[in-house]
RNA sequence: GUUUCUGUAGUGUAGCGGUUAUAACGUUUGCUUCACACGCAAAAGGUCCCUGGUUCAAUGCCAGGCAGAAACA
Numbered sequence: 001g002u003u004u005c006u007g008u009a010g011u012g013u014a015g016c017g018g019u020u021a022u023a024a025c026g027u028u029u030g031c032u033u034c035a036c037a038c039g040c041a042a043a044a045g046g047u048c049c050c051u052g053g054u055u056c057a058a059u060g061c062c063a064g065g066c067a068g069a070a071a072c073a
Stems, first nucleotide, its partner, number of pairs: 001072007010025002018056001027043005049065005
């Protein structure tokens, strides 16, 4: 330099045009315990990387940009 893939909660993920974005770990609170851990219950936490376009409607489609990974050179 070329091609391909990825970007969603603190971490790592599911979802792939449709009205409240998902489970896990972690965090907080409560129950339990003499206390801690484990366990159980609940809660908080997301401008879905950015900009523009298509559409009645975009996390999902298209274009550009940014960041990362892989292959080739």

The RNA shown here (transfer RNA) has 73 nucleotides and comes from Betta splendens. It matches the Rfam family "tRNA". By type it is a transfer RNA. The source organism's lineage runs through Eukaryota, Euteleostomi, Actinopteri, Ctenosquamata and Betta.